[in-house]
RNA sequence: GGGCGUAUAGCUCAGAUGGUUAGAGCGCAGCUCUGAUAAAGCUGAGGUCCGUGGUUCGAGUCCACGUACGCCCAC
Numbered sequence: 001g002g003g004c005g006u007a008u009a010g011c012u013c014a015g016a017u018g019g020u021u022a023g024a025g026c027g028c029a030g031c032u033c034u035g036a037u038a039a040a041g042c043u044g045a046g047g048u049c050c051g052u053g054g055u056u057c058g059a060g061u062c063c064a065c066g067u068a069c070g071c072c073c074a075c
Base pairs, nucleotide, nucleotide: 001073002072003071004070005069006068007067010026011025012024013023019057028044029043030042031041032040050066051065052064053063054062
């Protein structure tokens, strides 16, 4: 330098074919239970989806460019 892939909650990830509320597990906080823990059960907080534009009535999802990371190829 060329090609491909990934980027969504603190972490690991889902999110058919754009559609009205963005989710799960773990973790975190509270409550129940216990003499007190753990386990178990219940409840809750936490995100404007990597950035900037574009398409569209409508974008996490499609397109372009950029950034970060990973893989392959070339030098």
A computed fold for a 75-nucleotide RNA from a Planctomycetia bacterium, annotated as transfer RNA. The RNAcentral record of the sequence draws on ENA. RNAcentral records the identical sequence in 2 taxa. The prediction has a mean pLDDT of 80. The source organism's lineage runs through Bacteria, Pseudomonadati, Planctomycetota and Planctomycetia. Rfam family: tRNA. By type it is a transfer RNA.